[in-house]
RNA sequence: ACUACAAGCCGGGUUAUCGCCUUUGCGCAAGUAGGGGAGGAAAGUCCGGACAGCAGAGAGCAGCGCACCACCUAACGGGUGGGGUCUUGUGAAAACAGGAUACAAAAAGUGCCACAGAAAAUAACCGCCCGCAAGGGUAAGGGUGAAAAUGUAGGGUAAGAGCCUACGCAUAGUAAUGGCAACAUUAAUAUGGGGUAAACUUUGCGUGCUGAAAUGCCAAAUAAGCAGGUGCCUGAGGGUGGCUCGCCCGAUGCCUGUGGGUUGGCAGAUAGAUUCCGCCAGUGAUGACGGAACCAGAUAGAUGAUAGCCAUCUCCGGGAUCAUACGGAGAUACAGGAUCCGGCUUACAGGUUUGUAGUUGUU
Numbered sequence: 001a002c003u004a005c006a007a008g009c010c011g012g013g014u015u016a017u018c019g020c021c022u023u024u025g026c027g028c029a030a031g032u033a034g035g036g037g038a039g040g041a042a043a044g045u046c047c048g049g050a051c052a053g054c055a056g057a058g059a060g061c062a063g064c065g066c067a068c069c070a071c072c073u074a075a076c077g078g079g080u081g082g083g084g085u086c087u088u089g090u091g092a093a094a095a096c097a098g099g100a101u102a103c104a105a106a107a108a109g110u111g112c113c114a115c116a117g118a119a120a121a122u123a124a125c126c127g128c129c130c131g132c133a134a135g136g137g138u139a140a141g142g143g144u145g146a147a148a149a150u151g152u153a154g155g156g157u158a159a160g161a162g163c164c165u166a167c168g169c170a171u172a173g174u175a176a177u178g179g180c181a182a183c184a185u186u187a188a189u190a191u192g193g194g195g196u197a198a199a200c201u202u203u204g205c206g207u208g209c210u211g212a213a214a215u216g217c218c219a220a221a222u223a224a225g226c227a228g229g230u231g232c233c234u235g236a237g238g239g240u241g242g243c244u245c246g247c248c249c250g251a252u253g254c255c256u257g258u259g260g261g262u263u264g265g266c267a268g269a270u271a272g273a274u275u276c277c278g279c280c281a282g283u284g285a286u287g288a289c290g291g292a293a294c295c296a297g298a299u300a301g302a303u304g305a306u307a308g309c310c311a312u313c314u315c316c317g318g319g320a321u322c323a324u325a326c327g328g329a330g331a332u333a334c335a336g337g338a339u340c341c342g343g344c345u346u347a348c349a350g351g352u353u354u355g356u357a358g359u360u361g362u363u
Base pairs, nucleotide, nucleotide: 001359002358003357004356005355006354007353008352009351010350012310013309014308015307016306017305018304020037021036022035023034024033025032026031039334043345044344046343047342048341049340050339051211052210053209054208058245059244060243061242063207064206065205066204067203068082069081070080071079072078083103084101085100086099087098088097089096090095104202105201109200110199111196112195113194125142126141127138128137129136130135150168151167152166153165154164155163169192170191171190172189174187175186176185177184178183215267216266217265218264225258226257227256228255229254230253237249238248239247274293275292276291277290278289280287281286311332312331313330314329315328316327317326
């Protein structure tokens, strides 16, 4: 310098004319002067909440969600830092620098481990040893496989085997030290087929539901219509996911069917878990304090059109070549609110920052 991957940031600006939505002042009005006018994802509707309603939102079961430790946050399946496990590079090693992580329990239980192989846990094909043979012993060597009864060495044996010894390995609990903790180090003891819970399951923690077409108010209008069933306090029926219990409402009631009126307006609806700046605390996410600002609020649903200049990128021209400068042509991504906020996931022309790996060149 280039390439690939990963993580982040930006992702158009400006002038003029006309047009659109909203708001303020002046004006009887016509109008006139000024302010404001989409996103990092507004997308998906996947999580968590604010808010509103169900009298209160009670208990249990089922269902659903999460799962190492500590912290942040209103909360989260989110974020930050640390630990464990796996892994990449450099290195003799120690160590250093990165990456991934769906990371509770396999001694509560039930399943599964295809094919190959003798056998996937009640092991014996080849081999080895004993024996005339039949047969017996063996699990060290070989084979199959992702995985075959903890590794190496020595002793021992008919041949072998933790059978015995030494040094190791893994798991479990115990003790000491360090750490808030997960854990780490060391020591002795015990055990020695393994994997799988994004298999069923078990354990712990959490979880009421609906949803802005929620919900509340005003105006207006009509037929407390008609038919059937049932019931009247010894309780029909109803009460916002399912079931049970509890609790509450309840009689000109309730359920089913049919029919009529209302399709108008206001609120919710944008001053916030808001944004920016400074300083302090913290490894960090983030928080405290101080100061400043008001940045869409539509309701068939607005921010557009035209022209020029600038910015970025691509190509061409000229120039001995490259670069810079110059001239010309073209292009500028994904895409647009509708109660709001915090996350996750997906899309994205081009530019830029950092990290990792590789290639090439120079010193």
Molecule: Bacterial RNase P class A
Organism: Flavipsychrobacter sp.